[in-house]
RNA sequence: AACCUAAUGGAUCAAACUCAUCCUUGUCCAUCUUAACACAUGCAAGUUGGAUGAGAAGUGGUGUUUCCAGUGGUGGGCGGGUGAGUAACACGUUUGAACCCACCCUUGGUAGGGGAACAAUAGCUGGAAAUGGCUGCUAAUACCCCAUAGGCUAAGGAGAAAAAGGAGUAAUCUGCCCGAGGAGGGGCUUGCGUCUGAUUAGCUAGUUUGUGAGGCAAUAGAUUACCAAGGAAAUGAUUAGUAGCUUGUCCGAAAGGAUGAUCAGCCACACUGUGACUGAUACACGGCCCUGACUCAUACAAGAGGUAGUAGUGGAGAAUUUUCCGCAAUGGACGAAUGCCUGGCGGAGCAAUGCCGCGUGGAGGUAGAAGGACCACGGGUCGUGAAAUUCUUUUCCCGGAGAAGAAGCAAUGACAGUAUCUCGGGAAUAAGAAUCUGCUAACUCUGUGCUAGUAGCCACGAUAAGACAGAGGAUGAAAGCGUUAUCUGGAAUGAUUGGGCAUAAAGCAUCUGUAGGUGGAUUUUUAAGUCUGUCGUCAAAUCCCAGGGCUCAACCAUAGACAGGUGGUGGAAACUACCAAGCUAUAUUACGGGAGGGGCUGAAGGAAUUUCCGUUGGAGUGGCGAAAUGCAUAGAGAUCUGAAAGACCACCAACAGUGAAAUCACUCUUCUCGGCUGACACUGACUCUGAGAGACGAAAUCUAGGGGAGCGAAUGGGAUUAGAUACCCCAAUAGUCCUAGUCAUAAACAAUGGAUACUAGGCGUUAUGCUUAUCGACCCGUGAAGUGCUGUAGGUAGUGCGUUAAGUAUCCCACCUGGGGAGUACAUUCACAAGAAUUAAACUCAAAGGAAUUGACAGGGGCCCGCACAAGCGGUGGAGACUGUGGUUUAAUUUGAUGCAAAGUGAAGAACCUUACCGGGGCAUUACAUGCUGCGAAUCCUCUUGAAAGAGAGGGGUGCCUUCGAGAACACGGACACAGGUGGUGCAUGGAUAUCGUCAGCUCGUGUUGUAAGGUGUCGGUUUACGUCCCGCAGCGAGAAAAACCCUCGUGUUUAGUUACCAUCGUUCAGUUUGGAACCCUUAACAGACUGUUGGUGAUAAGCGGGAGGAAGGUGUGGAUGACGUCAAGUCAUCAUGCACCUUAUUCCCUGGGUGACACACAUGCUACAAUGUCCGGGACAAAGGAUCACGAUCCCGCGAGGCCGAGCUAACCCCAAAAACCCGUCCUUAGUUCGGAUUUUAGGCUGCAACUCGUCUGCAUAAAGCCGGAAUCGCUAGUAAUUUCUGGUCACCCAUACAGCGGUGAAUUUGUUCUCGGGUGUUGUACACACUGCCCAUCACACUAUGGGAGCUGUCCAUGCCCUAUGUCAUUACCUUAACUGGAAGGAGGGGGAUUCCGAAGGCAGGGCUAGUGACUGGAGUAAAGUCGUAACAAGGUAGCAGUAGUAGAAGGUGCGGCUG
Repeated sequence: AACCUAAUGGAUCAAACUCAUCCUUGUCCAUCUUAACACAUGCAAGUUGGAUGAGAAGUGGUGUUUCCAGUGGUGGGCGGGUGAGUAACACGUUUGAACCCACCCUUGGUAGGGGAACAAUAGCUGGAAAUGGCUGCUAAUACCCCAUAGGCUAAGGAGAAAAAGGAGUAAUCUGCCCGAGGAGGGGCUUGCGUCUGAUUAGCUAGUUUGUGAGGCAAUAGAUUACCAAGGAAAUGAUUAGUAGCUUGUCCGAAAGGAUGAUCAGCCACACUGUGACUGAUACACGGCCCUGACUCAUACAAGAGGUAGUAGUGGAGAAUUUUCCGCAAUGGACGAAUGCCUGGCGGAGCAAUGCCGCGUGGAGGUAGAAGGACCACGGGUCGUGAAAUUCUUUUCCCGGAGAAGAAGCAAUGACAGUAUCUCGGGAAUAAGAAUCUGCUAACUCUGUGCUAGUAGCCACGAUAAGACAGAGGAUGAAAGCGUUAUCUGGAAUGAUUGGGCAUAAAGCAUCUGUAGGUGGAUUUUUAAGUCUGUCGUCAAAUCCCAGGGCUCAACCAUAGACAGGUGGUGGAAACUACCAAGCUAUAUUACGGGAGGGGCUGAAGGAAUUUCCGUUGGAGUGGCGAAAUGCAUAGAGAUCUGAAAGACCACCAACAGUGAAAUCACUCUUCUCGGCUGACACUGACUCUGAGAGACGAAAUCUAGGGGAGCGAAUGGGAUUAGAUACCCCAAUAGUCCUAGUCAUAAACAAUGGAUACUAGGCGUUAUGCUUAUCGACCCGUGAAGUGCUGUAGGUAGUGCGUUAAGUAUCCCACCUGGGGAGUACAUUCACAAGAAUUAAACUCAAAGGAAUUGACAGGGGCCCGCACAAGCGGUGGAGACUGUGGUUUAAUUUGAUGCAAAGUGAAGAACCUUACCGGGGCAUUACAUGCUGCGAAUCCUCUUGAAAGAGAGGGGUGCCUUCGAGAACACGGACACAGGUGGUGCAUGGAUAUCGUCAGCUCGUGUUGUAAGGUGUCGGUUUACGUCCCGCAGCGAGAAAAACCCUCGUGUUUAGUUACCAUCGUUCAGUUUGGAACCCUUAACAGACUGUUGGUGAUAAGCGGGAGGAAGGUGUGGAUGACGUCAAGUCAUCAUGCACCUUAUUCCCUGGGUGACACACAUGCUACAAUGUCCGGGACAAAGGAUCACGAUCCCGCGAGGCCGAGCUAACCCCAAAAACCCGUCCUUAGUUCGGAUUUUAGGCUGCAACUCGUCUGCAUAAAGCCGGAAUCGCUAGUAAUUUCUGGUCACCCAUACAGCGGUGAAUUUGUUCUCGGGUGUUGUACACACUGCCCAUCACACUAUGGGAGCUGUCCAUGCCCUAUGUCAUUACCUUAACUGGAAGGAGGGGGAUUCCGAAGGCAGGGCUAGUGACUGGAGUAAAGUCGUAACAAGGUAGCAGUAGUAGAAGGUGCGGCUG
């Protein structure tokens, strides 16, 4: 980087709310989602005088009229509100029979005769009030009695059981009573549908049925007595939690998911909790009684109240309006009616809260204005945008006209002077919010500098931010825009449509089998499923559709309809199902054959080990990387007999066999399960799977009893180690073994459930049948059953699978739904225990994961190379001093460079200068550049002051050019732009550079291959210094690297011979002279080397090794030459340069100091420690360089450094210049020395303005350390190492022992690649990709968060038992009382009161259950952060890892046992 799985988010849609902003108009619609919290005040249910008795008003009077408390009638069970409760016949839909009904409609019928009271009121009287008490009077459509009709009935009779009038002159109207029917309403009942939890599995005594009785409008255990013991539940009872249900509404392609505001239907409720009364209907929102809480009021005795009606108040909250108008319309109550009532309703008001419509102007206009912001400074952009000019008037303002909604002759309008029409006026009155890194439409500047801040996710911000803030510009929507919360979609992340389970999450350890699901083939029956016709129903509204009405639209009204549910009734009979009969292919049984470590049991055997007795023998043995502990002269180990014990079962032995799995192996034996095969006799679908359930289930562990040789957790000791609770060693307990139980788990794995069918082959193997053949056994062929390898189609993310499927299909079961928290907590079941099984949540993260790719890495492996090691030679590290660095010091010790690849490096040369640093003194357009202006030529000389810079004063001088104005160069002055910076950033850069590495690698085009990242080519064999070449090959070609081309050295030829060379001659010496071109040398060209040749080897190749020839032989030597890239490698102080910084200084000038300091540490070289040497004397031989402000000969002076003089040379000519090691000779004789030369004293020389800090050289004197160097480490393969002088650059002189070069003398070793380091290439592994200086685990410590346990404490809720019993109904009643009826009377019937029983709210007591809050202390978990300790895992991770189990340990962990390969 890619593929996959999975997760998260965005975008999108709808609804609700807030904040900010807010121009104008209308329509429609909605508006306490929270506290069913508490409520001040007003209103929300009355009406009727044509039912009725009083009373009052009014009028001059009569009459009429009006009002009216009370009695009576009717209505206050409707309408309006709310959703607390309810998981239920509550709701939705579909049925049913045992019921009721005021008002309304239709229809039939009756109304005869009597009676007694009670309010109001009057009088007296109680109380604060609310509101009463007693006595008396009175009407009715109020109340009571008798008669009678119809109706009911068990057919007998008994019982029960009615009435009312009013209005009108009248016709007539209206009411009452009884019956039948209708409409509509209500009660009851029924099938189906209706949320979550099994960490809620058992529930139920009126419970289920029956009989009798009572009761209701009606059915019924609805109630009661008795009898029976049933009833419902895994298709989820009971219990807990949550919830009003529905037509519908929102989302969605649909399936489906969510929801239940407004409108409409049903239900429930009305301060909490019982209760009944009245009535047609209530157990009653604006009624009553009682209880409780709360509020008001009080004279403390007694009372009043209920906004979940409409306005409104407080409160809670993120959050929701006016204490409005009207009954004009619509609807409702009452009334005969006029009417009256109606916070229902019709309207208006408030809030952009939603939906819809409309505007905020149209045209025109380039000087592309001003201004903003950008800029490459040219310009582009805001932008035809504005202004200017002209037009229009939706909207707005003024004036005028002015509705529909009104029905039914007239009258009657809250809205409303509204909608609408119209004259006039004037662009007039009207644009804000969000976003601009990607997803996602839209980009720049400035500020900020991991700060401030942003953020839906990834993430942004560390001095060039398209992500923060502002600005300019842009984008999309727009009277709105954005945020937040919630629902659905996307999400095939719960998959019916439509997912998965080898390795990503996921197959139960295995089998048997119940319920359930599923099922071969033929013919019938039925019609449950299925298909089809028809009938009913699923309110209206909504949705859809058609044409209409408001100017359009939203909106409204009218008409129509699909689909689907459900019920009735016909039809069909293929399929599923049911019934019946037969079939044999599944399956089973019987019979024949044969294989097997299948299981249980008993018996016998064997090698080895250990121990014991004894023999021989005499010093060690044992163990390891190396050791030690251990054993042993009291005789080990070794050796040879004998005895004992326990465990185990070599070879055969095999990807062979058996078993459901776990597992099973010496031999023989008893009993026995299952499978295979043959033949095709029996049964006749008997099958398959399998929730619960049951059985079996490695190792470890546990209990009891045996046994105990070896091995061996724990433990002890010895080592290793920083430590070593480990790995290694010596011992050793439990255990391992047996018997009887327990446990129930493993990487119990093929990480792959079982069954059936289908779909290419090839090669093995086990047991077996057939065929063929044969005397017989094989071989060959073939069938079915196992067990392996390879492979086609196919499917798979890929790896891989592939008739033993992970392919194609069917059936059944188990399981999965991001990582962590966690297989944990709580609860329950099981277990002796250890523990097992079932199994969450809070919280937290944006990933975790699979397979494959390219790299990198590996204390992985293969091949190859290199002074990489080895073999050698010489060093460094020890000493002294030199140089550089660090550190320290300092006013300053300027600065860069820091493993290899910094440290004798920038610096090829710091006394001043250099110089960048420090102290001090100075300048202010400046030491330097350009532009403007003035003035003077410029240069030069002298004096004063000063450390100098500088400051001041004086003198000399008058150039070049000219159009006579001026101009050029130079110096000085003035003003401003600037100049200047060795100040910062090498992590903003260019350039050139180091390094891996002169290593052999790095790529491209096209083709091909893979889903893709990528691969192939670039690899396999051989070969090479080389990806060099050859052969093979899905590759074929190409590029820049390698090689070659260039320079140098080595040979020859030719060219050219001076200052070089040679010959003659000659000299004290000297190529001085003459001649020459052969040699040396020089100059410039050429030739030569190519594996060309030979034989061997190799593959008839490339090549390799040997030889010949050759000056040189296999790249001839040495250079220059450095691929793609790596290290944010080094350099802003060579230079250049972006940005930001300084500007009376971080610029510039001067003087002095510093860079040279000095306890110490490191690095490169130098000199030494001596005899292969030192000193002295004599004598030889180079190459390559340099030189005119230079090199400087000869002579003379000085011990010397050097001095004086100045020949020659612009250089193959003269000079520097002496080469040194070396050779010959003398002395020294192993000594801190005749080695070594540091240090120091003193006297001098040279350079320079100057030698103190701080130069170098010389002479005399002084004479330190050091006697070959620990661990470690460096260089070098031939003219090399080693050794030895010489030259040059820089340079006034010199700190050079450095650097760059030159020659002289001149070795040793390489058998090889085991190891170290580095590199290349293929391959293996990987949890790494900042790439092992990687990643990463656990404890401990600090902080924060949520959570479990917890002595307990405090509540809610629920059920049970008992006590107490308010109001009240039924019942009982021997007490009290009583108008109607009855009776001759006493009395009776009936009523009322009181009392009593049952039931029973609230309350009390008791023990429980569930649940919530809280709790000292305590357990683990998560997060954060540069902490501490180790290093467990990833590579063979340095002891392979992992999971089960047991012991153990600061921690990761380690060890034992059996298991797995991931």